A computed fold for a 72-nucleotide RNA from a Capsulimonadaceae bacterium, annotated as transfer RNA. Model confidence (mean pLDDT): 82 of 100. RNAcentral holds the sequence, with entries from ENA. Its Rfam family is "tRNA". Rfam links the family to the GO term triplet codon-amino acid adaptor activity. It is annotated as a transfer RNA.

RNA sequence: GGGUCGUUAGCUCAGGGGUAGAGCAUCUCACUUUUAAUGAGAGGGCCGCUGGUUCGAGACCAGCACGACCCA
Numbered sequence: 001g002g003g004u005c006g007u008u009a010g011c012u013c014a015g016g017g018g019u020a021g022a023g024c025a026u027c028u029c030a031c032u033u034u035u036a037a038u039g040a041g042a043g044g045g046c047c048g049c050u051g052g053u054u055c056g057a058g059a060c061c062a063g064c065a066c067g068a069c070c071c072a
Base pairs, nucleotide, nucleotide: 001071002070003069004068005067006066007065010024011023012022013021018055026042027041028040029039030038048064049063050062051061052060
């Protein structure tokens, strides 16, 4: 220098055009003598950044940043 993949909640990951979810973690309540376990509920992310396409973008396109791997 070239190519492929990845970047979404505190962590691990889904979601591949119609206004974002799960598990774990945190908080509250129930249960229990207490803890744990179990059950119910709550809070938390405008999706790496900048543009573009579209009525509408987490998703599609371009560039950039960071990370992993491959080629030279």